[in-house]
Context: one part of a larger RNA
RNA sequence: GCCGGCGAGUUAUGAUGUGAAGCGAGCUUAACCCCGCCCCUUGCGCAUGUUGGAAAGUUUUCAAGGAGUACAAAGGUGUGCAAAGGGCGGGGGAAGGCGUAGUGAAAGCGAGGCCUAAUCGGCCGCUUAGUUUCACGUCAUAGACCCGAAACCGGGUGAGCUAACCAUGGGCAGGGUGAACCUUGAGUAAAAUCGAGGGGAGGCCCGAACCCGUUACCGGUGCAAUGGUAUGGGACGACCUGUGGUUAGAGGUGAUAUGCCUAUCGAACCCGGAGAUAGCUGGUUCUCCCCGAAAUAUAUUUAGGUAUAGCUUUCUAUGAUGAAAUCGUGGGGUAGAGUGACUGAAUGGUCCGUCGAGCCUUGUGCGAGCCGGACUAACCAAACUCCGAAUACGCGAUUUUUAGUAGGGAAGUCAGACUGUGGGGGCUAAGCUCCAUGGUCGAAAGGGAAACAGCCCAGACCGCCAGUUAAGGUCCCAAAGAUCAAGCUAAGUGUGAAAGGAAGUGCUAAUCCUUAGACAGAUAGGAGGUUGGCUUAGAGGCAGCCAUCCUUUAAAGAGUGCGUAACAGCUCACUAUCCGACUUGGGAGUAGUGCGCCGAAAAUGUAACGGGGCUAAAGCUUGACACCGAAACUGCGGAUCCCGAGCAAUCGGGGUGGUAGGGGAGCGUUCCGAUCUGCGGCGAAGUCCCGCUGUAAGGCGAGGUGGAGCGGUCGGAAGUGAGAAUGCCGGC
Numbered sequence: 001g002c003c004g005g006c007g008a009g010u011u012a013u014g015a016u017g018u019g020a021a022g023c024g025a026g027c028u029u030a031a032c033c034c035c036g037c038c039c040c041u042u043g044c045g046c047a048u049g050u051u052g053g054a055a056a057g058u059u060u061u062c063a064a065g066g067a068g069u070a071c072a073a074a075g076g077u078g079u080g081c082a083a084a085g086g087g088c089g090g091g092g093g094a095a096g097g098c099g100u101a102g103u104g105a106a107a108g109c110g111a112g113g114c115c116u117a118a119u120c121g122g123c124c125g126c127u128u129a130g131u132u133u134c135a136c137g138u139c140a141u142a143g144a145c146c147c148g149a150a151a152c153c154g155g156g157u158g159a160g161c162u163a164a165c166c167a168u169g170g171g172c173a174g175g176g177u178g179a180a181c182c183u184u185g186a187g188u189a190a191a192a193u194c195g196a197g198g199g200g201a202g203g204c205c206c207g208a209a210c211c212c213g214u215u216a217c218c219g220g221u222g223c224a225a226u227g228g229u230a231u232g233g234g235a236c237g238a239c240c241u242g243u244g245g246u247u248a249g250a251g252g253u254g255a256u257a258u259g260c261c262u263a264u265c266g267a268a269c270c271c272g273g274a275g276a277u278a279g280c281u282g283g284u285u286c287u288c289c290c291c292g293a294a295a296u297a298u299a300u301u302u303a304g305g306u307a308u309a310g311c312u313u314u315c316u317a318u319g320a321u322g323a324a325a326u327c328g329u330g331g332g333g334u335a336g337a338g339u340g341a342c343u344g345a346a347u348g349g350u351c352c353g354u355c356g357a358g359c360c361u362u363g364u365g366c367g368a369g370c371c372g373g374a375c376u377a378a379c380c381a382a383a384c385u386c387c388g389a390a391u392a393c394g395c396g397a398u399u400u401u402u403a404g405u406a407g408g409g410a411a412g413u414c415a416g417a418c419u420g421u422g423g424g425g426g427c428u429a430a431g432c433u434c435c436a437u438g439g440u441c442g443a444a445a446g447g448g449a450a451a452c453a454g455c456c457c458a459g460a461c462c463g464c465c466a467g468u469u470a471a472g473g474u475c476c477c478a479a480a481g482a483u484c485a486a487g488c489u490a491a492g493u494g495u496g497a498a499a500g501g502a503a504g505u506g507c508u509a510a511u512c513c514u515u516a517g518a519c520a521g522a523u524a525g526g527a528g529g530u531u532g533g534c535u536u537a538g539a540g541g542c543a544g545c546c547a548u549c550c551u552u553u554a555a556a557g558a559g560u561g562c563g564u565a566a567c568a569g570c571u572c573a574c575u576a577u578c579c580g581a582c583u584u585g586g587g588a589g590u591a592g593u594g595c596g597c598c599g600a601a602a603a604u605g606u607a608a609c610g611g612g613g614c615u616a617a618a619g620c621u622u623g624a625c626a627c628c629g630a631a632a633c634u635g636c637g638g639a640u641c642c643c644g645a646g647c648a649a650u651c652g653g654g655g656u657g658g659u660a661g662g663g664g665a666g667c668g669u670u671c672c673g674a675u676c677u678g679c680g681g682c683g684a685a686g687u688c689c690c691g692c693u694g695u696a697a698g699g700c701g702a703g704g705u706g707g708a709g710c711g712g713u714c715g716g717a718a719g720u721g722a723g724a725a726u727g728c729c730g731g732c
Stems, first nucleotide, its partner, number of pairs: 001732006011142013026098003032092008041083008050073003058064002102109002112124004145283002148280001152273006163247009172237001174206003177202001181198006210234003215230004249265001251261003258267001286666006296309005310413002312410007322401009336387001337385002343381002347377007355369001358366002360363001416441010446457003461638004466634003472628003475612003481625001483624006494614001500598002504595006511588004521578005527551003532546003557572001561570002639656007667721001669718006676712004686705003690701004
């Protein structure tokens, strides 16, 4: 892992509701008593069976026979009686329970009572329906649907592992170093001191045994639930070690590591309290039919729980009260708009006033600026409004439609998601977050979007090798147009993107120039006052500041760019000439607009049309016709539910996606009851396989196997249905 078996809403008591039954102003027993039946135990009797087992008498030599009889023992079975106990049924048993009267705090009063001094009054009652049992739904108390803690407490068991200690034993190759001290020599006044020899100290050194476990690798379903190899630390000591003993869990022991106390230690292990508790996770077993949610509000030591309401279902009652559209009629202060209608904010200009840094000419001075005000121009506001919609909401009517409301039983839901729209928060970020209002998913399959809960189309009762469409599509993959007409695009744009950029190209509009010669090109000129003034080392058109005139001209800026240290030089504006567009023309710039271009960098591999591939398209825009395309709609057949009609058969209309969940109807398993009814050695159950049949759970039959029991009907009772619980047990 698979297969098989086992495996989870039970039982008791009480409450509440529904259904059924009995009785009914009543209903009902509890303990207990009586009777009957059954079960069990004991005793006694009888019968039978088991084991043991004679004798007299008879015949007779023994012996046979009597007799496996009498009797005895243990005590099985059957049966009768008795007693105690248990079970079932019937009868009795009103002590009690509920109901029949309420009301008041109560005394009490009573179809009334209370409040009050008293009620016109207010509150609760009166004009009858209960009660007992059974079944089912639900609740409470119990383990209460099942499995699951970590823990807590009690009583015990442990120091054969390990920690420490006590008692008594054992062990430590070899080598090195060479303390004290002693002897002796030198030395000294004596010492000190120095040398030599002896000596053999040390938590001394090197290093086996022994003890440990540093580093690396291997091992990691191992050789091993801690090992192996190499390397390493201690190795006369606070050393290592044998045996016996002591300390125990609210504890011990500990050179403290929260270490160790038998592979277990922030509190051992075993059994018990015990089915601890678990607002948590997982699991919870047959079928079909009808309806069908929620992820919200309020409260909560509450936030992943719960209560009440909301939304679901079902029963009873009520009987148009519900919904939508249209019309009519209301209130409003949102969108918008406004700001000479308020409140507040806020930019520019002119003017006025207070103050005023500062300035120098010291004055009745000038003055940037702040504040306040007036006028003016253009604006702003969720907490501004002189105004003010569409919607929404209330009420009424009409039409269409099918709900609504009240009371009772049972729920589930309280993590929502995305998308459109209006908003808050955030960065007018998020597949972000929080509201509101629709949709879809949730609980919805089918078609489209390549794939894709939340987008688009569309809501699947079942069957059909029938038809029509929706979204979306029609060159091939791949069903249907290489369809028709007019344009656009050249970028493979289409088939990803911004600010910004550009003589891409189509269209539109107005303006200007043009044989009095446009535009482009070519030739020539492009001057003088003057080097304008200032500044500056210089500033000569061309660093910068100011001004920007006049003259000669066909024309020429106090100069468009390059250039120089500054000049110079080149060039432009501007002018003339050459050239010759020949008018539905040509040229210049401007504005708007369609489609394109650049801007454009990412991680496995083209990879930003689903692919092939596509260019007067198979791209884009506009128009037209046809076709394809779904479980939509239609057709034909069938099922079921509801409503209506009908005596019925049946007919007509409408419905039948579905999670949590509510309601209804059934199938099957085991056992029990019946004065019911069958099958079976001519083969029961079980099992294998095949066939038939029912809307499903299922049912029926044939054959093989098997070898002795098993059904049907009507009722009853449950250890009543398995795929999931890292389920339990077994097999493979």